Source information: A computed fold for a 145-nucleotide part of an RNA from a Sphaerochaetaceae bacterium, annotated as small-subunit ribosomal RNA, 3' minor domain.
[in-house]
Context: one part of a larger RNA
RNA sequence: CACCGCCCGUCACACCAUCCGAGUCUGGGGUACCCGAAAUCGCCAGCCUAACCGCAAGGGGGGCGGUGCUGAAGGUACGCCAGGUAAGGGGGGUGAAGUCGUAACAAGGUAGCCGUACCGGAAGGUGCGGCUGGAUCACCUCCUU
Numbered sequence: 001c002a003c004c005g006c007c008c009g010u011c012a013c014a015c016c017a018u019c020c021g022a023g024u025c026u027g028g029g030g031u032a033c034c035c036g037a038a039a040u041c042g043c044c045a046g047c048c049u050a051a052c053c054g055c056a057a058g059g060g061g062g063g064c065g066g067u068g069c070u071g072a073a074g075g076u077a078c079g080c081c082a083g084g085u086a087a088g089g090g091g092g093g094u095g096a097a098g099u100c101g102u103a104a105c106a107a108g109g110u111a112g113c114c115g116u117a118c119c120g121g122a123a124g125g126u127g128c129g130g131c132u133g134g135a136u137c138a139c140c141u142c143c144u145u
Stems, first nucleotide, its partner, number of pairs: 003108001005105001008101002011098001013095004018090003023085006030078005039070001041068004046064004052059002111132009
């Protein structure tokens, strides 16, 4: 490799990651309630009892038992958090090449762009406002030769 140039978007195909997501699974934690082991503690008209007191009866102390508070695990209900998976949906990136057009780049053949509204297979179109980072023509001012 220079207009037989460059280049935009939809669509199709492939791959990648990602967002939403009914449902489902796992883990964590919270609140309320139910149940309530061991153990300490409290209570008791029950039972047992060597050391202490008492001559004795008995007392004291101890043990057992009963009961109550606290109470782990467990259960029920309802939120919360994290992760896995997922029907389905959304856009994105990349890709040799494919489809439709040709929006932009030269006045890119309707100057372009920005904001906004509406519309359209798609680039986009139209309206309104704004910018020149617009070509061309004329005039004015300035600079250079």
It was read from a public genome assembly. Rfam family: Bacterial small subunit ribosomal RNA. Lineage of the source: Bacteria > Spirochaetota > Spirochaetia > Spirochaetales > Sphaerochaetaceae.